[in-house]
Context: one part of a larger RNA
RNA sequence: AGCGCAGGGGGGAUGCCUAGGCACCAGACGCCGAAGAAGGACGUGGUAAGCUGCGAAAAGCCAUGGGGAGUCGCAAACAGACAUCGAUCCAUGGAUAUCCGAAUGGGGGAACCCGGCGGGGGUAAUGCCCCGUCACCGUUGACUGAACAGAUAGGUGAACGGAGGGAACCCGGUGAACUGAAACAUCUAAGUAGCCGGAGGAAAAGAAAGAGACAUCGAUUUUCUGAGUAGUGGCGAGCGAAAGGGAAAGAGCCCAAACCGGAUGACUUCGGUCAUGCGGGGUUGCGGACUGUCAAAGGAUAUGUGAAGCAUAGUCGAAGCGCGCUGGAAAGCGCCGUCAUAGGGAGUAAAAGCCUCGUAGACGAAAUGCAGAGCAUACAGGACAGGAUCCAGAGUACCGCGGGACACGUGAAAUCCAGCGGGAAGCAGGGGGGACCACCUCCCAAGGCUAAAUACGAAAUGGUGACCGAUAGCGCAUAGUACCGUGAGGGAAAGGUGAAAAGAACCCCGGGAGGGGAGUGAAAGAGAACCUGAAACCCUGUGUUU
Numbered sequence: 001a002g003c004g005c006a007g008g009g010g011g012g013a014u015g016c017c018u019a020g021g022c023a024c025c026a027g028a029c030g031c032c033g034a035a036g037a038a039g040g041a042c043g044u045g046g047u048a049a050g051c052u053g054c055g056a057a058a059a060g061c062c063a064u065g066g067g068g069a070g071u072c073g074c075a076a077a078c079a080g081a082c083a084u085c086g087a088u089c090c091a092u093g094g095a096u097a098u099c100c101g102a103a104u105g106g107g108g109g110a111a112c113c114c115g116g117c118g119g120g121g122g123u124a125a126u127g128c129c130c131c132g133u134c135a136c137c138g139u140u141g142a143c144u145g146a147a148c149a150g151a152u153a154g155g156u157g158a159a160c161g162g163a164g165g166g167a168a169c170c171c172g173g174u175g176a177a178c179u180g181a182a183a184c185a186u187c188u189a190a191g192u193a194g195c196c197g198g199a200g201g202a203a204a205a206g207a208a209a210g211a212g213a214c215a216u217c218g219a220u221u222u223u224c225u226g227a228g229u230a231g232u233g234g235c236g237a238g239c240g241a242a243a244g245g246g247a248a249a250g251a252g253c254c255c256a257a258a259c260c261g262g263a264u265g266a267c268u269u270c271g272g273u274c275a276u277g278c279g280g281g282g283u284u285g286c287g288g289a290c291u292g293u294c295a296a297a298g299g300a301u302a303u304g305u306g307a308a309g310c311a312u313a314g315u316c317g318a319a320g321c322g323c324g325c326u327g328g329a330a331a332g333c334g335c336c337g338u339c340a341u342a343g344g345g346a347g348u349a350a351a352a353g354c355c356u357c358g359u360a361g362a363c364g365a366a367a368u369g370c371a372g373a374g375c376a377u378a379c380a381g382g383a384c385a386g387g388a389u390c391c392a393g394a395g396u397a398c399c400g401c402g403g404g405a406c407a408c409g410u411g412a413a414a415u416c417c418a419g420c421g422g423g424a425a426g427c428a429g430g431g432g433g434g435a436c437c438a439c440c441u442c443c444c445a446a447g448g449c450u451a452a453a454u455a456c457g458a459a460a461u462g463g464u465g466a467c468c469g470a471u472a473g474c475g476c477a478u479a480g481u482a483c484c485g486u487g488a489g490g491g492a493a494a495g496g497u498g499a500a501a502a503g504a505a506c507c508c509c510g511g512g513a514g515g516g517g518a519g520u521g522a523a524a525g526a527g528a529a530c531c532u533g534a535a536a537c538c539c540u541g542u543g544u545u546u
Stems, first nucleotide, its partner, number of pairs: 001545009015531001016496002020468002022465005029457002031165002039100003042055003046078002050074002061094006070082003105114003115134007136162005142156003169200001170198005180187001184234001210217002221248005231239002252449003255393001259280003263276005285427001287391003290386005299379001301378005309370004314363003320336001322335004337354002339343001345357003398422004403417003408434001429444005483490002503530001506517004
């Protein structure tokens, strides 16, 4: 030195565990913000570094309700307090809420600096301190007011609104590339990602100038189907409907105009005319005005009030303090009982229906929220006939050019949308029915509103798992921390004594670290570098070989 055996060290695999994650489901609920948000900075405790809470009224103040014996957070200790005259704690409402931040008196290198005005405090006085207020933009009305008489521009202050944030969902604007086509250019990816704007608890859409086919249906939305069909397509790769049928939900309305009546202004040949604004009227495709005739109905409307129910604390809740055995410990085993609308689950020294918390079941709200039945008031809202006249959304429809959207790539290309150019009709009217024409038929554009069925889940609650179990599961058993980077940004590692600290008094060696006794404990070969404790690697003893 190799090999073997035995015993250790080291190391932290494995097993077991779970305080943390992951995914899905359900019912609720769904915006916050100048009354200063989201997010932070700095403070705040008797002693206080971190976290948590809170804000100079600072681990808190007040009220109401719950609750009932301990309490002063995580978190020990000392000191000191509070509490059956009901504390701590839980819920609801309120008070306070420094500084930064849209940040808004001005500035600024966020959490800082410097002001004006009004009021107050203090000082002999100034400095100083406290409270309130002062940004910008829009809308509305008021006052004022130039050149220039009226007017307008401008100015002043007022009221109301906006500004910023938010996980996804929604609408709009803008809009890629990789990729696929086995290359690639039309095409695809995809109107996706990204960026921008806007809104809400949903959004959008929506009451036919519709769909269709010779029969009809009757707003929109979502879903199953129709159907990978009809189509489209370097007819390649691919893209890909609709009607109809079944279902969810269900709801319809208001203007503009004609006409009538006031108001203001302009013009006037004094007969009126025009313009603007207001009120009535009216809303449809067998319309309305107008001229007549007849007659009352109950509304997703507004305001107020507001029932039931639900949510935000909680309450009651059956049955063995059974006996024996093993054990450190009984919930295990044996024996005997007992409850069950409760034998889901968790805990308790091991494996408990009957020990604890709970579970089934049954109750509960002063306050706030959700929800809105019902009621009151206000307001809107009817039908028929006549058919002379009037009205019924114009730079619109439509056409041309070049584009875009439609499943549809210019195609025979209708339909829809905006750009540029041209540019109607007026109910004897107009649009659609996939070029276009005719017949036939359906509908009424160029104004607007509209619940529900639908989408999503940041935060809260409950539940579930042939999901993970510490190199797994979120990056984090917590941390966006430590650390890295000028910065945008990147981004860890790290769990386990024991049932209970009973965490080892005292003695010995040692400067200590550490160890030996003693003691605790079921166990200390569970001793805090703490469950189990694999391998690499190292050491000791011994056997053997060289």
Predicted 3D model of a 546-nucleotide part of an RNA (large-subunit ribosomal RNA, domain I) from a Christensenellales bacterium. Lineage of the source: Bacteria > Bacillati > Bacillota > Clostridia > Christensenellales. The coordinates come from a structure-prediction model, not an experiment, and the mean pLDDT is 84.